[in-house]
């Protein structure tokens, strides 16, 4: 100097003026039966790192008065930690990519069972002989040729994948047939919380691949969701028909209470189901027909798994602190916009001029162009996706000079 990698990383144009919008605090005024009404003044506040996706997890609300077990459904899947929790994050182990800094992973089980691998190919897992190689037999002076018989799976071919790999010995030719190394299986020592690493011994030997195929194993796991839900007010038809069932006993201060029976409706393991046990219950319950549901307030932004700084522990994620400081939009057909001026950043072109051995770098002036992705709708922790430009820190590689 160029290129590359990483991050609890940071910013996401700035300032001023004019007009406009939403909300808060304070004050004044008007209308009015009252407010859920209107107007004016002053002072503050008003979108994001992703607000996006709706993919995970929760807080919160309701089902809900009443639970145990089992089957089934779903999610996750190496180890150890973090967290309210997660399928997230951190560290590590194993595997893969890269010269490297680093990045990625679909990471339990294929000797529980079932299944799949088209076509090609001799043969695709209780899986092989197409071409070949060797021997016998026959012909031939020989080279060699040939129907048949036997041995063979090292070489070639087909295929995404073919009966461990490589080398040597051996054989008629070959083959873990034998041997060394690697791989695989079993056992053990050492280190580690562990996943595992490494070493030694035994064994010729392997039980092919796919589970993001069904499945097996381990762990976890209510449902619906702010359009949840609560309240005010208004309106309609305290509607009609059919069926089932109940109105018992005792006490009483006459409000009601206790016990029994009881049609029916239900109970937290999810779509669904089984067993046992339990809850509510009489102006009742079930079925069918039919009617109303306008508007408004709350929820709604809040002391929060909250934010910023500091100290300590930890490799880190993160945690702790009677340490310091802060309170940060709440719209409801949906608010923060428009105009003008100056500045800032980037790109291109022209000109001037400086530093340096050089590559190259900086400064000034003028002109033109550009300034991203994109907008809360209950809140939060993550993941994923989009993104012009600038800054900071650390690391790797290459080249030049000294």
């Nucleotide at each position: 100097u160029g290129g590359a990698g990483a991050g609890c990383g940071g910013c996401a144009g700035g300032c001023g003026c004019u007009c406009g919008c939403c909300g808060g605090a304070g004050g004044c005024c008007u209308c009015c039966u009252g407010g859920u009404a209107g107007g004016c003044c002053u002072c503050g506040g008003g979108a994001g790192g992703a607000a996006a996706g709706u993919c995970c997890g929760a807080g919160c609300u309701c089902c809900g008065a009443a639970g145990g077990a089992c089957c089934g459904a779903g999610a996750u899947g190496c180890u150890g930690g973090c967290u309210a929790a997660c399928g997230g994050c951190c560290a590590g182990u194993g595997g893969g990519a890269g010269c490297g800094a680093u990045c990625c992973c679909g990471a339990g089980g294929a000797c529980a069972g079932u299944g799949c691998a088209a076509c090609a190919g001799a043969g695709a897992a209780c899986a092989g002989a197409c071409c070949g190689c060797c021997g016998g037999c026959g012909c031939g002076c020989a080279a060699g040729c040939g129907a048949c018989c036997g041995g063979u799976a090292a070489g070639g071919g087909u295929g995404a994948a073919a009966a461990g790999g490589c080398g040597a010995g051996g054989c008629a030719a070959g083959a873990g047939c034998u041997c060394a190394c690697c791989g695989c299986g079993g056992c053990g020592a050492u280190g580690g919380c562990g996943a595992c690493a490494c070493c030694g011994c035994c064994g010729g030997c392997a039980a092919g691949g796919c589970a993001a195929a069904c499945c097996c194993c381990a762990u976890c796991c209510g449902g619906a969701g702010c359009a949840a839900g609560a309240c005010c007010c208004a309106a309609u038809a305290u509607g009609g028909a059919a069926g089932c069932g109940a109105u018992g006993c005792g006490g009483u201060u006459c409000g009601c209470c206790g016990c029994g029976a009881g049609a029916g409706g239900c109970c937290a393991a999810c779509a669904g189901g089984u067993c046992c046990g339990g809850c509510c219950g009489a102006u009742g319950c079930u079925u069918c027909c039919g009617g109303g549901u306008c508007g408004g307030u709350c929820g709604c932004u809040a002391c929060g798994a909250c934010c910023c700084c500091c100290c300590g522990a930890g490799c880190a994620a993160u945690c702790g602190g009677c340490g310091g400081g802060g309170c940060u939009a709440g719209a409801u057909g949906a608010a923060u916009g428009a105009g003008c001026g100056c500045c800032c950043g980037c790109g291109c072109g022209c000109g001037a001029g400086g530093a340096g051995c050089g590559a190259u770098c900086g400064u000034c002036g003028c002109g033109c162009g550009c300034g991203a992705c994109a907008g809360a709708a209950c809140u939060c922790g993550g993941c994923u996706u989009a993104c012009a430009g600038c800054c900071c820190u650390c690391u790797c590689c290459a080249u030049c000079u000294u």
The RNA shown here (Bacterial RNase P class A) has 402 nucleotides and comes from an uncultured delta proteobacterium. Rfam family: Bacterial RNase P class A. By type it is a ribozyme. Rfam's curators write: Ribonuclease P (RNase P) is a ubiquitous endoribonuclease, found in archaea, bacteria and eukarya as well as chloroplasts and mitochondria. Rfam links the family to the GO terms dimeric ribonuclease P complex, ribonuclease P activity and tRNA processing.